[in-house]
RNA sequence: UUAUCAAGAGUGGACGAGAGAACGGCUCAAUGACUCCACAGCAACCUAUCGUAAGACAAGGUGCUAAUACCGACAAAGUAGUACUACUUUGACUGAUGA
Numbered sequence: 001u002u003a004u005c006a007a008g009a010g011u012g013g014a015c016g017a018g019a020g021a022a023c024g025g026c027u028c029a030a031u032g033a034c035u036c037c038a039c040a041g042c043a044a045c046c047u048a049u050c051g052u053a054a055g056a057c058a059a060g061g062u063g064c065u066a067a068u069a070c071c072g073a074c075a076a077a078g079u080a081g082u083a084c085u086a087c088u089u090u091g092a093c094u095g096a097u098g099a
Base pairs, nucleotide, nucleotide: 001099002098003097004096005095010039011038012037013036014035018028019027020026023072024071025070040065041064042063045061046060047059049056050055069094074091075090076089077088078087079086080085
């Protein structure tokens, strides 16, 4: 810089207190979360192979395996409502992963 982010996929062992990026909410967590290791699985971004192509495959390099990136936060439009606020849609911001 660019693509994707509503689908999918967990057991065992070690450790022992916070974790889900940051703020608010909400959730997970001594019935052991998070993290690490082993094995297993999901997916198909890159490479390989097959194919004119669409695509297939899943061997190699990554990634991932609570909740939509857990939800919101900023802007616009719409609806309800005096303002404030709530909801819906779209976009932005931030972030993650690949190339």

SAM riboswitch aptamer (S box leader) from a bovine gut metagenome, 99 nucleotides, folded computationally. The prediction has a mean pLDDT of 84. Rfam family: SAM riboswitch aptamer (S box leader). Gene Ontology term of the family: regulation of gene expression.